Large-subunit ribosomal RNA, domain III from primary endosymbiont of Bemisia argentifolii, 377 nucleotides, folded computationally. Rfam family: Bacterial large subunit ribosomal RNA. Gene Ontology terms of the family: structural constituent of ribosome and ribosome. Taxonomically the source falls in Candidatus Portiera (Bacteria, Gammaproteobacteria, Johnevansiales (SeqCode), Johnevansiaceae (SeqCode)). The coordinates come from a structure-prediction model, not an experiment, and the mean pLDDT is 81. The RNAcentral record of the full RNA draws on ENA and SILVA.

Context: one part of a larger RNA
RNA sequence: GAGUAACGAUAAGGGAUGUGAGAAACAUCCCCGCCGAAAAACUAAGGUUUUCUGUUCAACGGUAAUCGGAGCAGAGUUAGUCGGCCCUAAGGUGAGGCUGAAAGGCGUAAUCGAUGGAAAAUGGGUUAAUAGUCCCAUACCAUAUGUAAUUGCGAUGGGGUGACGAAUAAGGCUAUGCGGGCCCAGCGUUGGUUGUCUGGGUUUAAGUAUGUAGGUUUAGAAGUUAGGUAAAUCCGAUUUCUUAAUAAAACCAAGGUAUGAGACGAACAGUGAAGUCGUUGAAGCCAAAAUUCCAGGAAAAACCUCUAAGCUUCAGAUUACAUAUGACCGUACCAUAAACCGACACAGGUGGUUAGGUAGAGCAUACUAAGGCGUUU
Repeated sequence: GAGUAACGAUAAGGGAUGUGAGAAACAUCCCCGCCGAAAAACUAAGGUUUUCUGUUCAACGGUAAUCGGAGCAGAGUUAGUCGGCCCUAAGGUGAGGCUGAAAGGCGUAAUCGAUGGAAAAUGGGUUAAUAGUCCCAUACCAUAUGUAAUUGCGAUGGGGUGACGAAUAAGGCUAUGCGGGCCCAGCGUUGGUUGUCUGGGUUUAAGUAUGUAGGUUUAGAAGUUAGGUAAAUCCGAUUUCUUAAUAAAACCAAGGUAUGAGACGAACAGUGAAGUCGUUGAAGCCAAAAUUCCAGGAAAAACCUCUAAGCUUCAGAUUACAUAUGACCGUACCAUAAACCGACACAGGUGGUUAGGUAGAGCAUACUAAGGCGUUU
């Protein structure tokens, strides 16, 4: 320079009461304003206690602070079903091995490695802070054991399945919304408002039973068999017969209905009313479906089946019922952000899910619900 610029989005504040030494900024209430495909809600990564309660205001907070993601102290994360744990991909490591002067490089078996595959749970209640985890109710799965009935069982091996592209069009549904009906309340501080009036509510899961719209496949029997590393009744190939033309049968399959069913449900508490019909209609489900096309679109486990060794009065297998068991790790909180990445409480960046109403083709835009904020002079 100078007590000057600046105090980090122009979404906006005002009032009352309280607390306190002290209040423009803290708490409560009222009014106003802003976002509303977000400035709401859930979550992955990342962070690692920032969560909740009490207390404190030196420092931190671009000002003050009684406040705080700050200091101090205490408390908080409850699982058979959510995720990990099982399986493999790219890729990594790599016993032996090959190679190199060495360090090391490559790589078989093997072992790791999700962003993929794979058993099973929902509704309600509850805490200051957790909740498919606790409690209540109703379920389901796997394994083991026992009982009963039936019985060829048996794998690290064979086969099936798992198992997959892109584009296109149509259909069947539901979520959601809207309206009628029904239930509860109201009748105007100022002229009118018993009405075709106003406000609010009309919520309910998994599972079990049924097996629908629809989709897929011809099905069964008896033979033969140089293939599937050995075997096979399995798969493949092939022969004959029977049935049948868009059918039957088997399998898959949204949705619906019944049950579950009692809860929940009327501005604070208690009690506990109605809780139904129509319409709209998805990018969600049926659906890994259908059609078309060439560029021809993971693997392994689980699952089903077949036998080998072996065992065949045992053991084992299938079905039904009953009982028992289900460990370990994560679970707080932030998550378009003041808590992550940007030296900062930084106008930047950050994957996925949910997607109300009025107008509208619309996730545009405008206003708004739930919810959240007024961005720390």